[in-house]
RNA sequence: GAUAGAGGCGCGGUACUCAUCAGUACCCUCCGGCAAGGUCGUGCAGCCGCCGGGCGGGAAAGGGAUCACCGCCGAAGUUGGAACCGAUUGCCCGGUUGGUUCCUGCUGGGCCGUCAGAGAACAUCUGCCGGACUGUCACAAGAACUUUGUGAAGCGCUAUC
Numbered sequence: 001g002a003u004a005g006a007g008g009c010g011c012g013g014u015a016c017u018c019a020u021c022a023g024u025a026c027c028c029u030c031c032g033g034c035a036a037g038g039u040c041g042u043g044c045a046g047c048c049g050c051c052g053g054g055c056g057g058g059a060a061a062g063g064g065a066u067c068a069c070c071g072c073c074g075a076a077g078u079u080g081g082a083a084c085c086g087a088u089u090g091c092c093c094g095g096u097u098g099g100u101u102c103c104u105g106c107u108g109g110g111c112c113g114u115c116a117g118a119g120a121a122c123a124u125c126u127g128c129c130g131g132a133c134u135g136u137c138a139c140a141a142g143a144a145c146u147u148u149g150u151g152a153a154g155c156g157c158u159a160u161c
Stems, first nucleotide, its partner, number of pairs: 001161005008073001010072005017065002026057002029054006037048003040094002043091003076107003080103009108134002111131003115127004136152006
């Protein structure tokens, strides 16, 4: 340098189904109130009435779960930066938000917990911190084929060439 592997509630993706989302948004109709009104913000335009309640009808996406299949072991996730493509009625600026690619930093791994953010949510995800557990290597001590302690990080470790 190349190839192949290991950690285990291991990582990620796709599709079906299911629950939730939610009796919510929205629609029909009736009643009441409002109109210098409504739309993510200002302005111009476009479109539309707006708010509350009653009766009736009534979703979806994102997120989640089981199984199946696929790709894998920096799997993958994420801070920051850059570019591009969208959504939010159109335009300028801005805000919020989704996706793809590249660079850079951090994280061995899953679990539990406080806090914070996202979210309809007590689900779940992400981040900092903490805790025990686990795998690898190094060092030390002990032991007899493995134990204990300390430390480190995947740009690592093991095997073969």
Record summary
The RNA shown here (Lysine riboswitch aptamer) has 161 nucleotides and comes from uncultured Faecousia sp. Model confidence (mean pLDDT): 81 of 100.